[in-house]
RNA sequence: ACGAUGAACUGCUAACGGCAGGCCUAAUACAUGCAAGUCGAGGGGCAGCAAGACACUUCGGUGUUGUUGGCGACCGGCGCACGGGUGCGUAACACGUAUGUAAUCUACCUCAUACUGGGGCAUAGCUUCCGGAAACGGAAAUUAAUUCCCCAUACUAUCUUUUUCCCGCAUGGGAAGGUGAUUAAAGAUUUAUUGGUAAAGGAUGGGCAUGCGUGACAUUAGAUAGUUGGUGAGGUAACGGCUCACCAAGUCAACGAUGUCUAGGGGUUCUGAGAGGAUGAUCCCCCACACUGGUACUGAGAUACGGACCAGACUCCUACGGGAGGCAGCAGUAGGGAAUAUUGGUCAAUGGGCGAGAGCCUGAACCAGCCAUGCCGCGUGUAGGGAAGACGGCCUUCUGGGUUGUAAACUACUUUUAUAUGGGAAGAAAAAAAGCCUUGCGAGGCAAAUUGACGGUACCAUACGAAUAAGCACCGGCUAACUCCGUGCCAGCAGCCGCGGUAAUACGGAGGGUGCAAGCGUUGUCCGGAUUUAUGGGGGUUAAAGGGUGCGCAGGCGGACUAAUAAGUCAGUGGUGAAAUCUCUCGGCUCAACUGUUAAAGUGCCAUCGAUACUGUAAAGCUUGAGUGGGGUCGAGGUGGGUGGAAUUUUACAUGUAGCGGUGAAAUGCAUAGAUAUGUAGAAGAACUCCGAUAACGAAGGUAGCUCACUAGGCUAUUACUGACGCUGAGGUACGAAAGCGUGGGGAGCGAACAGGAUUAGAUACCCUGGUAGUCCACGCCGUAAACGAUGAUCACUCGAUAUGCGUCCUUCGGGAUGCGUGUCCAAGCGAAAGCAUUAAGUGAUCCACCUGGGGAGUACGUUCGCAAGAAUAAAACUUAAAGGAAUUGACGGGGAUCCGCACAAGCGGUGGAGCAUGUGGUUUAAUUCGAUGAUACGCGAGGAACCUUACCUAGGCUCGAAUGUAUUUUGACCCACUGAGAAACCAGUGUUUCCGCAAGGACAAAUUGCAAGGUGCUGCAUGGCUGUCGUCAGCUCGUGCCGUGAGGUGUUUGGUUAAGUCCUAUAACGAGCGCAACCCUUAUGCUUAGUUGCCAGCACGUAAUGGUGGGUACUUUAAGCAGACUGCCUGCGAAAGCAGUGAGGAAGGAAGGGAUGAAGUCAAGUCAUCAUGGCCCUUAUGCCUAGGGCUACACACGUGCUACAAUGGCGUGUACAACGGGUCGCUACCUGGUAACAGGAUGCUAAUCUCCAAAGCACGUCUCAGUUCGGAUUGGGGUCUGCAACUCGACCCCAUGAAGUUGGAAUCGCUAGUAAUCGCGUAUCAGCAAUGGCGCGGUGAUACGUUCUCGGACAUGUACUCACUGCCCGUAAGGGCAG
Repeated sequence: ACGAUGAACUGCUAACGGCAGGCCUAAUACAUGCAAGUCGAGGGGCAGCAAGACACUUCGGUGUUGUUGGCGACCGGCGCACGGGUGCGUAACACGUAUGUAAUCUACCUCAUACUGGGGCAUAGCUUCCGGAAACGGAAAUUAAUUCCCCAUACUAUCUUUUUCCCGCAUGGGAAGGUGAUUAAAGAUUUAUUGGUAAAGGAUGGGCAUGCGUGACAUUAGAUAGUUGGUGAGGUAACGGCUCACCAAGUCAACGAUGUCUAGGGGUUCUGAGAGGAUGAUCCCCCACACUGGUACUGAGAUACGGACCAGACUCCUACGGGAGGCAGCAGUAGGGAAUAUUGGUCAAUGGGCGAGAGCCUGAACCAGCCAUGCCGCGUGUAGGGAAGACGGCCUUCUGGGUUGUAAACUACUUUUAUAUGGGAAGAAAAAAAGCCUUGCGAGGCAAAUUGACGGUACCAUACGAAUAAGCACCGGCUAACUCCGUGCCAGCAGCCGCGGUAAUACGGAGGGUGCAAGCGUUGUCCGGAUUUAUGGGGGUUAAAGGGUGCGCAGGCGGACUAAUAAGUCAGUGGUGAAAUCUCUCGGCUCAACUGUUAAAGUGCCAUCGAUACUGUAAAGCUUGAGUGGGGUCGAGGUGGGUGGAAUUUUACAUGUAGCGGUGAAAUGCAUAGAUAUGUAGAAGAACUCCGAUAACGAAGGUAGCUCACUAGGCUAUUACUGACGCUGAGGUACGAAAGCGUGGGGAGCGAACAGGAUUAGAUACCCUGGUAGUCCACGCCGUAAACGAUGAUCACUCGAUAUGCGUCCUUCGGGAUGCGUGUCCAAGCGAAAGCAUUAAGUGAUCCACCUGGGGAGUACGUUCGCAAGAAUAAAACUUAAAGGAAUUGACGGGGAUCCGCACAAGCGGUGGAGCAUGUGGUUUAAUUCGAUGAUACGCGAGGAACCUUACCUAGGCUCGAAUGUAUUUUGACCCACUGAGAAACCAGUGUUUCCGCAAGGACAAAUUGCAAGGUGCUGCAUGGCUGUCGUCAGCUCGUGCCGUGAGGUGUUUGGUUAAGUCCUAUAACGAGCGCAACCCUUAUGCUUAGUUGCCAGCACGUAAUGGUGGGUACUUUAAGCAGACUGCCUGCGAAAGCAGUGAGGAAGGAAGGGAUGAAGUCAAGUCAUCAUGGCCCUUAUGCCUAGGGCUACACACGUGCUACAAUGGCGUGUACAACGGGUCGCUACCUGGUAACAGGAUGCUAAUCUCCAAAGCACGUCUCAGUUCGGAUUGGGGUCUGCAACUCGACCCCAUGAAGUUGGAAUCGCUAGUAAUCGCGUAUCAGCAAUGGCGCGGUGAUACGUUCUCGGACAUGUACUCACUGCCCGUAAGGGCAG
């Protein structure tokens, strides 16, 4: 999220009608009016009104008169006990249902019977007087009745006594009689009724009693003295301890008494498939109440809503003496509250009271008013139409398209409703009275008349014209419905999950859409969903949940058989289960809601007649469940006593000398007063080595030297005895580890507390030295443990394998069978899975205890137990969206096993110290442009910042723009040169004037116009592409199959092997892909081919000398192809793969060396400033041009390098040998000048032709350990070169100057062979160069025992981690909050 509601809302909105409903809170307080009167045909009478009569009259009227209509107050009768309201109280015979009343009453009504005869005393009213403010009261006199009293009569009444018969479950009741006693009455009216009295029935309405049903709490377990019963009496309509006297001591209660809290009950209502759960408004029945509490009177009926009395609280009046009042009746007011209406009309109908009746009364009732509070109905227009798919809005991939949308306009049609006018009901049937007829009466019939609050309402007709009428919520999922803009973890949303940190379908707005609709949302409450309290219909090894274990009362359940009974059970029938409601049928309002009628239902209770399978009950017998006896056997079973050795400590003595002890290392401690060690002798206490176990016993806790006594139990074989005696077990009771407590012993070792020493940041710990309680014994408490198999007890059933303890039987001595135990593995089955699996967590049965999200909390309070410690029982407020289980993938571990790597180790050389170069941080600055930041930034982008580059700053300028493409048109220029201003850009001006082609035209350039401006601005966390790193690590996956509920696993694991997931082997896997390897390039060998610019052996020429020349293609070499290496061969090991060998051969040997090549992925790694690109931003500027400056700053810090500190060296002289590469705006031989950088000449080379072109090394000399002949920074001076231009800011040369530095702290880096180290050379970029950098080249040319540890990568394990250990998480404190 559904349904429902007496609902509510500072919510939004609102055309109408019908039918319903309307103080859920303060049973709070009430102003005002009304809600119960009526009868004159009971009575005395007559105040007021009307009529009449009489009298008077100022003609207005006044007075008299109960004469009449009638009637205030009064007596009397009936009613007021109904109707109406409310839900305080009540857990009760109050209610519901079913019975009983043989224990009872009933006015008015009805049916039938009898009677109604006499007499009398009062009293209200009225009159007079008195008191009082009033309410009201008092006195006197007098009067009536259907008021009251007396007498008579009297039954089927009541009472006494008595006869006969009948009936009932008991007390008992009834019928028919007899005798005696007692109790009645009223008239009115006037001829016919009505009333009255007595008694008996009926009907109606009650009273009382009983069975069953009807809340919560046991943290309420005992309650009760009129209490329970009896006898007697009183009382009542009636039974009854209802009340009283006496007697007895009972009665209720775990099937919940008593107490406390809550609550009117039912029919029903809502929900639900039902069972149930919740509910008790409106309507109906019952009960209770009427300001609060109590009491009676009257009466047929009351302990009386609109009666009385008393007490109390409150309000009002008062003359202070005293009085009055009771809206939980209808309206209404105040108050309370989220919240609930008019001080309306009428008795016309229905009903009630009185009356003979007319009639009167009736806030009962019928109507109207208010409220969208609910249910129902109806409308707000319809379509054969209408596409330019209009305007506008919104979106967009934007000259366009989509959507709003046939929607609108327009055309045609209709008129419910609204408005106006006109007509206009039903509800009324009649009764009664009066009239007529019939009739003995009662009564019946006929005709006519009167009476409508609602209401001129419903309804009908006519007119009018689309005219008068739509909102609310929602659109992330649940859940139907999507885009744009704004916002930027803000504002806000939110039922749950959650959304929002610059592209939000979730916030706010808009467009569009969805749902419902005169309503829609929100909130509250109830049921449902929830099998989430599970009777139907749940669970407990590990998620919450088996009591620590026995025994056992109650209770529950219970073997086989026979017959009996009929309580449970089943079936038939009868009664009842009010009406309304619900359901069905058929009707009435135009339909519906609503309502009428009929049926069904109401699953219940009572009664009665049957059935007898099962359960129960009482009875008889049975043996298989259970138990007993005798035989055998087993064991750390229990209790008490005795006893043994080893060890430890200690005492004494002896030997003996300097340490002992202890630890990771130490110290405290012990020891020259003789320790430790060794020997002898003694003492004490505690525990029992080996056997010993995966074993045994016990209910559990638990039990271990040997032995004795007592004692309990199991098993087994046999089947003698009993005959269901059984199982479970709330309460109860017994036992119950360790620690702890009490009293008294004991005390060797160990050892909480405590002390000291260490460790540590600290160390109230872990380690060490000591050491008290305790540990031990006896007696008594405690009563708990992860008291665990985290698995209650008992019984039955359900495949197998194997081991073991104790019995029995058989044996071919190997073993087999059987019973009871103890274990392991496995099938079916079960289980969320892990797992369990005859010792079940399987399949069934019985009983007990327990669970219901996490926390709060096994806590508080209360109670019980305890000496105490504490135990047992056991909540709530509040808080929270999870907590938890099992398994999976990974990651991690200061866990484990194995392997690898310059990872460590072994070495060599560095960095870190110095100076300088370079990059970065920081600081500074107008700017020091931007990016890169652990490894994986920092000589990185940059393979070259003086201008340019350049993105930065300052200043001056431009605004369709500095550049490019395309198309149109026009021109023939443009470039260039010069002049002026200016820093230049730019501005102003002068000069100059095309090319190709025969032509058409084209090329080029400029101008104009159109279309595309531009941005090194932001976002690398919107992206593409490219790149770094793990890592050249050996991994990462897929298809099919198989396993698992699933995540997932298997394959990819095992055993070998490898550099390798390389290969082999095994294998529920079989195959495959991306990686590995190979294919590619290069170096090392040879061959073939080809010889120029290379080469020169032989031949020839030539030179001072040189392949210089002819010639040659042998060699070297060049550059194309081919060959070659594959564990191919041998030996050993091995299953194979493969490994080993100073093996052979070979230029090369096990991947021959190097390179290119980088899997799936990881780090939101890097880059929007190479480029591309979404979105956002700027557009006289964040674009473009120009000059100058800056990127080169400098207290400082870091990285990467260079040069050094020197003798394995520096310097000087001489001398030898490379390779890769480059070169015409170039490299330059050679010559000259200059100390030199270089300059001036000159020649070769577009290159195997010419040129750039070596150093360390070697030889000799010198220096002699110094801040030096080391080192070269810095600075001064003078120059060279490039370039518009070397000031900021270039390189180089010469002279002079000659700093730091004497091998570098903690720490840290690189490297395994032509490698490190060392030496020089080349080159890209480039005018030049800050190059000591990058990329290449060659010359000389070193060490590794090994895998313990550090770092990083592959298996199995633990995990509360999965953002993955930089994780998660605990405690304390602070501020704030919630509850008590």
Source information
RNAcentral holds the sequence, with entries from ENA. Small-subunit ribosomal RNA from an uncultured prokaryote, 1380 nucleotides, folded computationally. Rfam family: Bacterial small subunit ribosomal RNA. Gene Ontology terms of the family: structural constituent of ribosome and ribosome.